RNA sequence: AGAGUUUGAUCAUGGCUCAGAUUGAACGCUGGCGGCAUGCUUAACACAUGCAAGUCGAACGGUAACAGCAGAGCUUGCUCUGGCUGACGAGUGGCGGACGGGUGAGUAAUGCAUAGGAAUCUGCCUAGUAGUGGGGGACAACGUGUGGAAACGCACGCUAAUACCGCAUGAGCCCUACGGGGGAAAGCAGGGGAUCUUCGGACCUUGUGCUGCUAGAUGAGCCUAUGUCCUAUCAGUUAGUUGGUGAGGUAAUGGCUCACCAAGGCGACGACGGGUAGCUGGUCUGAGAGGAUGAUCAGCCACACUGGGACUGAGAUACGGCCCAGACUCCUACGGGAGGCAGCAGUGGGGAAUAUUGGACAAUGGGGGCAACCCUGAUCCAGCAAUGCCGCGUGUGUGAAGAAGGCUUUCGGGUUGUAAAGCACUUUCAGCAGUGAGGAAGGUUUGUAAGUUAAUACCUUGCAGAAUUGACGUUAACUGCAGAAGAAGCACCGGCUAACUUCGUGCCAGCAGCCGCGGUAAUACGAAGGGUGCAAGCGUUAAUCGGAAUUACUGGGCGUAAAGAGCGCGUAGGCGGCUUGGUAAGUCGGAUGUGAAAGCCCAGGGCUUAACCUUGGAAUGGCAUUCGAUACUGCUAAGCUAGAGUAUGGUAGAGGAUAGCGGAAUUUCCCGGUGUAGCGGUGAAAUGCGUAGAGAUCGGGAGGACAUCAGUGGCGAAGCGCUGUCUGACCAUACUGACGCUGAGGCGCGAAAGCGUGGGUAGCAAACAGGAUUAGAUACCCUGGUAGUCCACGCCGUAAACGAUGUCAACUAGACGUUGGGGGAGUUAAUCUCUUAGUGUCGCAGCUAACGCGAUAAGUUGACCGCCUGGGGAGUACGGCCGCAAGGCUAAAACUCAAAGGAAUUGACGGGGGCCCGCACAAGCGGUGGAGCAUGUGGUUUAAUUCGAUGCAACGCGAAGAACCUUACCUGGUCUUGACAUCCUGCGAACUUUCUAGAGAUAGAUUGGUGCCUUCGGGAACGCAGUGACAGGUGCUGCAUGGCUGUCGUCAGCUCGUGUCGUGAGAUGUUGGGUUAAGUCCCGCAACGAGCGCAACCCUUGUCCUUAGUUGCCAUCAUUUAGUUGGGCACUCUAAGGAGACUGCCGGUGACAAACCGGAGGAAGGUGGGGACGACGUCAAGUCAUCAUGGCCCUUAUGACCAGGGCUACACACGUGCUACAAUGGACGGUACAGAGGGUUGCCAAGCAGCGAUGUGGAGCUAAUCCCAGAAAACCGUUCGUAGUCCGGAUUGGAGUCUGCAACUCGACUCCAUGAAGUCGGAAUCGCUAGUAAUCGCAGGUCAGCAUACUGCGGUGAAUACGUUCCCGGGCCUUGUACACACCGCCCGUCACACCAUGGGAGUUGGCUGCAAAAGAAGUAGGUAGUCUAACCUUCGGGAGGACGCUUACCACUUUGUGGUCAAUGACUGGGGUGAAGUCGUAACAAGGUAGCCGUA
Repeated sequence: AGAGUUUGAUCAUGGCUCAGAUUGAACGCUGGCGGCAUGCUUAACACAUGCAAGUCGAACGGUAACAGCAGAGCUUGCUCUGGCUGACGAGUGGCGGACGGGUGAGUAAUGCAUAGGAAUCUGCCUAGUAGUGGGGGACAACGUGUGGAAACGCACGCUAAUACCGCAUGAGCCCUACGGGGGAAAGCAGGGGAUCUUCGGACCUUGUGCUGCUAGAUGAGCCUAUGUCCUAUCAGUUAGUUGGUGAGGUAAUGGCUCACCAAGGCGACGACGGGUAGCUGGUCUGAGAGGAUGAUCAGCCACACUGGGACUGAGAUACGGCCCAGACUCCUACGGGAGGCAGCAGUGGGGAAUAUUGGACAAUGGGGGCAACCCUGAUCCAGCAAUGCCGCGUGUGUGAAGAAGGCUUUCGGGUUGUAAAGCACUUUCAGCAGUGAGGAAGGUUUGUAAGUUAAUACCUUGCAGAAUUGACGUUAACUGCAGAAGAAGCACCGGCUAACUUCGUGCCAGCAGCCGCGGUAAUACGAAGGGUGCAAGCGUUAAUCGGAAUUACUGGGCGUAAAGAGCGCGUAGGCGGCUUGGUAAGUCGGAUGUGAAAGCCCAGGGCUUAACCUUGGAAUGGCAUUCGAUACUGCUAAGCUAGAGUAUGGUAGAGGAUAGCGGAAUUUCCCGGUGUAGCGGUGAAAUGCGUAGAGAUCGGGAGGACAUCAGUGGCGAAGCGCUGUCUGACCAUACUGACGCUGAGGCGCGAAAGCGUGGGUAGCAAACAGGAUUAGAUACCCUGGUAGUCCACGCCGUAAACGAUGUCAACUAGACGUUGGGGGAGUUAAUCUCUUAGUGUCGCAGCUAACGCGAUAAGUUGACCGCCUGGGGAGUACGGCCGCAAGGCUAAAACUCAAAGGAAUUGACGGGGGCCCGCACAAGCGGUGGAGCAUGUGGUUUAAUUCGAUGCAACGCGAAGAACCUUACCUGGUCUUGACAUCCUGCGAACUUUCUAGAGAUAGAUUGGUGCCUUCGGGAACGCAGUGACAGGUGCUGCAUGGCUGUCGUCAGCUCGUGUCGUGAGAUGUUGGGUUAAGUCCCGCAACGAGCGCAACCCUUGUCCUUAGUUGCCAUCAUUUAGUUGGGCACUCUAAGGAGACUGCCGGUGACAAACCGGAGGAAGGUGGGGACGACGUCAAGUCAUCAUGGCCCUUAUGACCAGGGCUACACACGUGCUACAAUGGACGGUACAGAGGGUUGCCAAGCAGCGAUGUGGAGCUAAUCCCAGAAAACCGUUCGUAGUCCGGAUUGGAGUCUGCAACUCGACUCCAUGAAGUCGGAAUCGCUAGUAAUCGCAGGUCAGCAUACUGCGGUGAAUACGUUCCCGGGCCUUGUACACACCGCCCGUCACACCAUGGGAGUUGGCUGCAAAAGAAGUAGGUAGUCUAACCUUCGGGAGGACGCUUACCACUUUGUGGUCAAUGACUGGGGUGAAGUCGUAACAAGGUAGCCGUA
């Protein structure tokens, strides 16, 4: 410090997610030791049991228990007596139970934090000062009696005090009217020389206690300012409320309380209300600013079962006190009582989850005490827990045969791995044994010195000595002993993110933080091996901060990504021109106080180190006080004119408002004239109008609304012309003198639609009606047509209200237009120039993600306002405000997704555009689709009908030929190292004859035969048998593959290097102007070059030449039935080599180019015709059944052999063909002309036989020689005469031929007979542009046989092309895009189903709360006429005072009525989200097929 994820890719926006640190954690797996910390975050839920606050006999009366002592009785080890001593139950009294300990429910301020303040109290403590005199009356304990189950009482009687009460005295105390008045106390202990004594003591002294006052310290109370969470869908709140006067009350100020008076107080700087929450030092995180948090430790607050209340006291409204009410629990004799763990342990419960019913007061501290001492679950320790932090260990060195085993493998190896074993060492920790600090200071006691004192007592202090005090503790530490011995796991390994292989599984099981893995080769699931990371831990989950500049103060944005309010006026607020003086609030500097300690940081020190502990320092941004500075801001005083405004004069224009006028135009209606059959409308029609006279045309009249196009001025938005009035804007000149800018709330204006009332209504036109279109058509189109549109008044308040760009001000290159005003020049003309206010186009710098903006900024700055923070849910629900309504404004959440969105790029696509091409259309010719048959496919059937190919680009395709074989299929019969290959062993040559059984494979028997090479060991080939490695598979996967092939397409394209442009994807080049069959060539050009394609080179054909003439040819010569022969090689031909064609020449066009048009010559003319040749790529195209091949599967079978069957089936459908339907023909007879091929397991001549297929025959031919081999259409004749025929030949019967082991299933051919459908073919559709289509035959391959198929060959031989509008396909440029699996794309809404959350809902239930009332325990205060009453006073009657009772006020629980609010629930219901995708349509994205979108009905 960043990374992953939207896309085909890119940039930017934007969310989600990850890597880090942390925790009072929990869970999973694992677990050696120690140190230091920490440990109910949930039920402030309920609690059994024990302990947690007592102590003082030096305050008191005393003696229940224990011990001692003394005494008595005596049964000499017991009883009794004696407070005499140590002590002490219970009691009186004092101090302490207000500290310490716990918890965080409540509390948003009676709290806390920081800084201040004045009107207060303060036990114990410190210092000072003064005093401590003299009396009195009771009550517990105790005793007696008595009630009760108990708790606990009641009556009478006795008694002490540092308990209680007067009196005296008293101040520097309190009150005061300044005269005065009020006003305390307590003793106890030690010691003692004199003196006195009732022998108790008095007295003295020391110590301590007590009382008053003053001061301090400590602690506490009160007040002020500032800060302190969310919510405005909480906007008004408040009657003791705000203030005053007086009184009461308090320790004290104060509405704290009361009476009266006034009407205030608080609030957009957020009152009041609601929700949540103890606050802080700090803690976690972060670079910081911040954000989150408030366990342990420390400060403050609050609480103690819930609510209320006071008492005591220095202090409480009291955790282990009291009273009352309530809930709960327990005891009970049913009458009544008792209790409060949010103290320490512990229990139940809740929960994911949090410990021992431990030891000790040894230390530190606290309470009491003179002290010893006692108490102390505070505390110190121990126990439990890897809960955290820190430290240590689980060995060290050596060790290659790189062991075994595991895993993997390309079978060679690699890896685990120096790892282990082995050898040599060490012993931390744990274990055993021993030694052994420190935490201890004190206290007691002895002696001594000083102080005090009359005193060598006492007491206090110092010094010296003695015996002592440790829970932890088997302490820490040290020493010894033995032995590598007792001690390693967890997570991860697709990317982010360090770390890879095998097997299993097969969209299953599962994983997953995000992206995403898994559908048979998973580095992503599970396991293993290996590796990586951390380590006594490691992962997961939860939570916080960070990364996130993703709330932006530091530090973001708003044209199009989310975001400028529709526009203005203006309040509060914020900000504000130039100059001078004053002030010192802001600002800046210094000083002082505070900012607790701990923590963080720095430097030391102590534990072996560290964590930890400890000492010191620094820091603590803040607040407060004070002193100074005065530039800037503020305030104040005085001025200025550049901002702003006012006045006067002028100017252009459809500026606005209002009143009136207008017609050269348009539509409709009415009236009249002319006039006749149509008009109108559409893609085409129809509805509609018209013979009752339309439409057309002419004249007159009425009413309404004010048209279209282009530019310009003005406006916030809104437009016919003219006139009058008012008003906005601009320019010039004077004046005022900062009067300004912005603007939360507020107010005003605000298109269209819509609403209300009243008018108006020509045209247009929602709704509606009809006609069309359509599968449907509640639409688009047409004919009509009502609201509405118009006017007046009043509402509504929204629009894609847009420049998607808030307002104001300043600054920052230009160029060209245009409008208004002013100045100057100029012939006062054109025009030029300066300036000012607008409005446009381009453009520099700059900005921007890019597009773009660019003085009219989206540049550079300043001021102020508004708004945004992922998409959906949703601008929705609820609440509130506004509205007559429609609705508007404000405005969420649950839930859900990992994206949604912007700009630009490359493609693809468009029922977008431009240019161009192609038998693409058109123009033609001939077909298919109808018939019969052949053949292939689908389907069906079957034991099997083997398999594959499936739009073009499968279907006479693989198959260039299924009777057996082929053959892969089925049935049956057989074999198991196998039909085939290699290796090993044994035997045998190989091979062969015959017979039997069987369908055959096969099995059994049998005959002949001994070969070749040799180094004599044997070897090679072959056969049989055996063993195991292995063979074998047309079994699966063409979506694991190679190779081959099809297709776009013989279309003209596809790319690269360097350079340049762009942030980038990419672009340029390759676009443009011409041209071409062509990215072919030329020109231009930030491109310059190059490659694969095109073309050419290759084959063939067309002309000529040369060479060569046999098997070819024959002009001339001879010969002949015949180029047969002689002869010849001229010609044809053959087959080798050449020539030829290149826009080369001429004319025209073109740009002086490329090229095109025409012409000449030429056999051929503009690639002459044809072929081979197929760029980058696309289709997961086809093929595992040609072959090869990974993986999987079968192995007495999915392999191999054999026989028979099947692939040939047949209601049907489709493709491709053949033959036809006839006269351009059929039949019969005659005559003629090819090319290219094939042939020895072959072609087969002549001859003969047969009607014929064919047979016989055997010549010739290894082929320019012989054969196949008669070419057929054609031509010449004859016949048929339009008919199911002399067309057509299917089908069937009979008889044959040939091939073959075999023609039944299932071959071809021949003859005789039979003679079906069919009379030119619906919608639709195919081929072809010249030697082509059409038509005619021939040959070949396959092949024993089988050809309507396929591949070739020649014969005859046309028609048409105006042209590119349309259909299809393609190329280039451009445009739009929401597509990128790329239009066979994407995608919307209803409905149906399932699930989820949510709104409404008659209501129901509960919580909190307002108002009005009722009620009134305990208590306090006031009142008091009733009852009782020790101290004091008394005139002895009583009084003062007190207690009880009663009563008034306040008030908790509780109750009633009526509201508010929140939560839960609710039949039914509304929309929303998600889902395999089911139904219906096709709304959007392309001109999305009616451009889309916004507002409204």
Overview:
Model confidence (mean pLDDT): 82 of 100. The RNA shown here (small-subunit ribosomal RNA) has 1497 nucleotides and comes from an uncultured bacterium. Rfam family: Bacterial small subunit ribosomal RNA.